[in-house]
RNA sequence: GGCGGGGUAGCCAAGUGGUAAGGCAAGCGCCUGCAAAGCGCUCACACGCGGGUUCGAUUCCCGCCCCCGCCU
Numbered sequence: 001g002g003c004g005g006g007g008u009a010g011c012c013a014a015g016u017g018g019u020a021a022g023g024c025a026a027g028c029g030c031c032u033g034c035a036a037a038g039c040g041c042u043c044a045c046a047c048g049c050g051g052g053u054u055c056g057a058u059u060c061c062c063g064c065c066c067c068c069g070c071c072u
Base pairs, nucleotide, nucleotide: 001071002070003069004068005067006066007065010024011023012022018055026042027041028040029039030038048064049063050062051061052060
């Protein structure tokens, strides 16, 4: 340099045109003699950046940045 895959909350991770599931973590409560475990509730302005298309973009298109792999 070329090709492919990926970037979504503190972490993992689904979604793929109509403002985004779930798990872990965290906070509060119940329970307990106290904890742990378990159960319930809560949790955030989470879609890499900039443009474009569209009534509407995390999703489609272009460029760029970063990560992984392959080729040279």